Small-subunit ribosomal RNA from a metagenome, 1402 nucleotides, folded computationally. Model confidence (mean pLDDT): 83 of 100. Rfam family: Bacterial small subunit ribosomal RNA.
[in-house]
RNA sequence: GGUGGCGACCGGCGCACGGGUGAGUAACGCGUAUGCAACUUGCCCCCUACAGGGGGAUAGCCCGGAGAAAUUCGGAUUAAUACCCCAUAACACUACAGAUUGGCAUCAUGAAAUAGUUAAGGGAGCGUUCCGGUAGGGGAUGGGCAUGCGUGCCAUUAGCUAGUUGGUAGGGUAACGGCCUACCAAGGCGACGAUGGCUAGGGGGUCUAAAAGGAUGAUCCCCCACACUGGUACUGAGACACGGACCAGACUCCUACGGGAGGCAGCAGUGAGGAAUAUUGGUCAAUGGGUGGAAGCCUGAACCAGCCAUGCCGCGUGCAGGAUGACUGCCCUAUGGGUUGUAAACUGCUUUUAUACGGGAAGAACAGCUUAUACGGGAUAUAGGUUUGACGGUACCGUGGGAAUAAGCAUCGGCUAACUCCGUGCCAGCAGCCGCGGUAAUACGGAGGAUGCGAGCGUUAUCCGGAUUAUUAGGUUUAAAGGGUGCGUAGGCGGGCGCGUAAGUCAGUGGUGAAAUCUUGUUGCUCAACAACAGAACUGCCAUUGAUACUGCAUGCCUUGAGUACAGUCGAGGUAGGCGGAAGGUGUAAUGUAGCGGUGAAAUGCUUAGAUAUUACACAGAACACCGAUUGCGAAGGCAGCUUACUAGGCUGAAACUGACGCUGAGGCACGAAAGCGUGGGGAGCAAACAGGAUUAGAUACCCUGGUAGUCCACGCCGUAAACGAUGAUCACUCGCUGUUGGCGACAUAUUGUCAGCGGCUGAGCGAAAGCAUUAAGUGAUCCACCUGGGGAGUACGGCGGCAACGCUGAAACUCAAAGGAAUUGACGGGGGCCCGCACAAGCGGAGGAACAUGUGGUUUAAUUCGAUGAUACGCGAGGAACCUUACCUGGGCUUAAAUGCAGGCCGACAGUUGUUGAAAGAUGGCCUCCCGCAAGGGCGGCCUGCAAGGUGCUGCAUGGCUGUCGUCAGCUCGUGCCGUGAGGUGUCGGGUUAAGUCCCAUAACGAGCGCAACCCUUAUUGCUAGUUGCCAGCGGGUAAUGCCGGGAACUCUAGUAAGACUGCCACCGUAAGGUGAGAGGAAGGUGGGGAUGACGUCAAGUCAGCACGGCCCUUACGUCCAGGGCUACACACGUGUUACAAUGGCCAGUACAGAGGGCAGCUACCUGGUGACAGGAUGCCAAUCUCGAAAGCUGGUCUUAGUUCGGAUCGGAGUCUGCAACUCGACUCCGUGAAGCUGGAUUCGCUAGUAAUCGCGCAUCAGCAAUGGCGCGGUGAAUACGUUCCCGGGCCUUGUACACACCGCCCGUCAAGCCAUGGAAGCCGGGGGUACCUAAAGUCCGUGACCGCAAGGAGCGGCCUAGGGUAAAACUGGUGACUGGGGCUAAGUCGGAACAAGGUA
Repeated sequence: GGUGGCGACCGGCGCACGGGUGAGUAACGCGUAUGCAACUUGCCCCCUACAGGGGGAUAGCCCGGAGAAAUUCGGAUUAAUACCCCAUAACACUACAGAUUGGCAUCAUGAAAUAGUUAAGGGAGCGUUCCGGUAGGGGAUGGGCAUGCGUGCCAUUAGCUAGUUGGUAGGGUAACGGCCUACCAAGGCGACGAUGGCUAGGGGGUCUAAAAGGAUGAUCCCCCACACUGGUACUGAGACACGGACCAGACUCCUACGGGAGGCAGCAGUGAGGAAUAUUGGUCAAUGGGUGGAAGCCUGAACCAGCCAUGCCGCGUGCAGGAUGACUGCCCUAUGGGUUGUAAACUGCUUUUAUACGGGAAGAACAGCUUAUACGGGAUAUAGGUUUGACGGUACCGUGGGAAUAAGCAUCGGCUAACUCCGUGCCAGCAGCCGCGGUAAUACGGAGGAUGCGAGCGUUAUCCGGAUUAUUAGGUUUAAAGGGUGCGUAGGCGGGCGCGUAAGUCAGUGGUGAAAUCUUGUUGCUCAACAACAGAACUGCCAUUGAUACUGCAUGCCUUGAGUACAGUCGAGGUAGGCGGAAGGUGUAAUGUAGCGGUGAAAUGCUUAGAUAUUACACAGAACACCGAUUGCGAAGGCAGCUUACUAGGCUGAAACUGACGCUGAGGCACGAAAGCGUGGGGAGCAAACAGGAUUAGAUACCCUGGUAGUCCACGCCGUAAACGAUGAUCACUCGCUGUUGGCGACAUAUUGUCAGCGGCUGAGCGAAAGCAUUAAGUGAUCCACCUGGGGAGUACGGCGGCAACGCUGAAACUCAAAGGAAUUGACGGGGGCCCGCACAAGCGGAGGAACAUGUGGUUUAAUUCGAUGAUACGCGAGGAACCUUACCUGGGCUUAAAUGCAGGCCGACAGUUGUUGAAAGAUGGCCUCCCGCAAGGGCGGCCUGCAAGGUGCUGCAUGGCUGUCGUCAGCUCGUGCCGUGAGGUGUCGGGUUAAGUCCCAUAACGAGCGCAACCCUUAUUGCUAGUUGCCAGCGGGUAAUGCCGGGAACUCUAGUAAGACUGCCACCGUAAGGUGAGAGGAAGGUGGGGAUGACGUCAAGUCAGCACGGCCCUUACGUCCAGGGCUACACACGUGUUACAAUGGCCAGUACAGAGGGCAGCUACCUGGUGACAGGAUGCCAAUCUCGAAAGCUGGUCUUAGUUCGGAUCGGAGUCUGCAACUCGACUCCGUGAAGCUGGAUUCGCUAGUAAUCGCGCAUCAGCAAUGGCGCGGUGAAUACGUUCCCGGGCCUUGUACACACCGCCCGUCAAGCCAUGGAAGCCGGGGGUACCUAAAGUCCGUGACCGCAAGGAGCGGCCUAGGGUAAAACUGGUGACUGGGGCUAAGUCGGAACAAGGUA
């Protein structure tokens, strides 16, 4: 020095693609369809033409400097397809002029002519090709711009707009344009929603749905926007540029403090936030992009791999046999059964998958290089060779052994498929809604079982669906909903006949509706998911051609809709004026005297200063009796004495005129009861407020006495009502009967037709039903208004109106699972009707006061065992607590136990008797001691062991049974039929009648059942039968006397059987049922008296302590035995009774008459004793035999009104009896003692005839008895009931209801407490947007440019505009705020009692 590679640098191309994100944007942003005669397009394709000559620089490199760095400055030198100059040139561009032709308005085209403007070369082979360059034309592709239509919510956003709208001229752009500037004009947008606010990327599509719709916009595709936030331009074909630049701001980092750097909404990754979302992987092998001539290089595009059950699809975890249906578990009706469950074991089979070993792809075709062939000789085509795989030794295939390697989650009350046990006990917990849980939880937790899905299953969040927004396709009398009424603007809708047009409409055709998706068919991965190909669809938009019935538009005509004129007629229609009488009030005068007035009853008030009452006269105000009505008029509100004036309207008749002039009506305007407001009058009566009097717990009410606004008039506001027919207006159509108002026709309300009104009833139809029904809530048409769960709330805020009061418009948070309508069945009513009951009334006797008995509460106690508690507990369980009973307390004992059964073992007795100890139970000894049988063994007894025990412990709210009560009230139901959508009704209601749902008649009901009644018992009469223990008339006997005896069978009686009473007969009333009658007859008369008998049901009524029984609990005790105590306590309160308070009585003496019962561990005559309780004897009776036995009554006497000769409590003493035992704690007797009490407040109970009242007797239980209680029995023996107004309870019908655990119901408001959300509020703190002013970076543009440059140009300077910054005043919107307002919610707070019934004042 040459060549190659690599690196920096210069130049070219690219970096505007691809990839990400959805902040902004409600817009020509997007979608769709058009237009550009108003544009552009690098690379690509085609065509035409051209490329001559020069110049000066600058990176790099070299030298030097500044700086911590980023970076930068100076000097020297150099190249190009970098840059500049000259030449050439038109179909390009600009300027001037414009023949011709065309079109779509502006316009386009453009012959010939003049002037000006523009280029670049390089490389390879090796001799002509390739790659470039410049200019022009065309194409393709991409882009730009404009327009129609479509594309959220709020009207509590109604007016917005100054470059705003248009024009002229200019500038600017690729290009049109207020895009920008100057000037001119005053426009433009808006209820068809402008402006403002809030929200949001749009579409293809996706989810859902039958569709129409609704919701949504991840992944894929198209478009838009953005790249830390805001602004700006440069370069470029293209950007106002994600990995470019400048400036400003916020933030982070570096710094030597002087300055610098940065932008993951690229792929991975980190932090933070969050319920939550992956690897700092491989490769350019394929597809695609950039660049290059090419090799190649780059490519977190892409293709692969990794993570995640996130989704979709496919596969497996085995298959077959196997029952005494094993064991465990779980359950039960538990000697047994069911279930797990053919499940397992076991036997046989298979091997997907997993695992081990072996084999092993397609995706690869190009391009490049090379060889050959062909021809039209090329950037050609074909064939061969060579080379290229991240995934990956993956998919796939083969072989081996072996059921081997593989199941969970949720649920099981209804909705909703699937059930039991245990635990828990309104606790713990569940819950989508309804709702579960308070001792038997299919609902909580666990278990067993079952059900559903299954490599998943549940939960959460969210969207659609279901006729709860209804276009298709809803409603508005009473459920939410018709505007208070009219007039009327816009709008919507609109009569008949022609003609025209073709906007709507309909049909054909063309274009478009990207692809993917959806869908049909076929094909490819072993199937499927998935994918490919072909078709259909995309219901739309545009254009064009045609049709013309209907709608629209234009035009001509018509009369029936509508109106005008004419003739009648109607009315409380309206406005203004005048007049009238009655009544009440007041004044004056008179008569007259003590009250008036008022109320449920009173009082306040008025009155001897003369009221009220009566008479006369006068005044003032308001309202208009009778007529008057179910009437009339009016748009509604509303309108009433008579009359005048003015005025409006309806109806009818006739058919002259106009010729669709109509209907409805958002906004708008007008009218609009009462109350209220303003100004001025007026003011008799009435009467808010207010005062007083009453009532009341209170009474700021209802009632009374007064009384002011107001009520009245004029003018002006208000603008609301249950302004209602809770029913908008108009038109047409659709069965009937009947009344009435005003017209008209046939002389006429005799009768009838017709029009317009006002009513009643009833069909079809409608309606949830009630109901409506030609005056529709029926059938249709048009228009308007309104509704979309209850509360919050017609409230708050905002706006509009108003003098105010207030009105109109009108939410949300939060909260509830309902609120509501109509009808049904009950229940209830200080609703109605009818009717019963000792329910009231009329009577008689009691309770409540006393003492005592007894039960209960309370208190006490070691214990005072337990239960019963309004009626329907309290002399109840209890028909017998000294021990026992006994369940309670204290103490002492026992533990298979006090009793019984079975099995096994041991003993041989047990019992008895007798010791010790003890309170006893018991403990511990002695004595005595079995039977049958040869034996084994058995019987009997004791002991031990085991199995079964035992519990008056709990739950009557787990139960059976039994019972109380409504109630001996007359009711409660069923079958079939009929009615109703249904609940349900009818029957069972209605008219009569009854004690009765008893019976009769009627009847869409006909029958039946449980109840009622009857059948049963007893009592009242009689007959018959029977005749002892009962009876005794006649006969006989006998006694002091007695049916005592013979006898009798008559009577009484006994006890069996019959008869009898049925409104059967008569009279009257009545259809009948039946009623009435001092009826007849009869012992009895209308159920003769009494009893037994208790429907469906109610009260979670009572009883686990009478018994039974489920579950739970205790087991050397909550079981059991024993002794003692307690259940008998005692300041008190209540219930039920007894005895009294006395003379209708007490006491004494004498004397008479029952019934029903009881009796052998009994009743006891009789005798004796005792004053007596009783005792001692003695006899009869297992009972019509014996025995227990009356009192009041009657006769006589006494007491004489008193705390007594009443009354008998209490206490003392002495006894008797029972009993193991009378202390706690028995009864009785005798003597003594002699309390309270002199008829009982409020209130309350029983009873209607042999009843009440009164008198005694008996029985059960029981050794005895606290029994005055209970259950029975007979004796004596009344009064009263007018009647159903009232109290209580009940039955039937009807009515209202906001009740249905049903009036002991429901429910309202203040206050007090807690929690929650929200309005107001002096203020305080923010946010976005706009306005005005000041300032103003970068930068484009304009001007200048003395400096630099040969030139092009540039630096610099000035100006306009602007991001940003600052200042100011407003508006809007959010947060917070002392205090304050109401609201909602919350097991058991306070005060009342407003509503629901006539809710107690509708």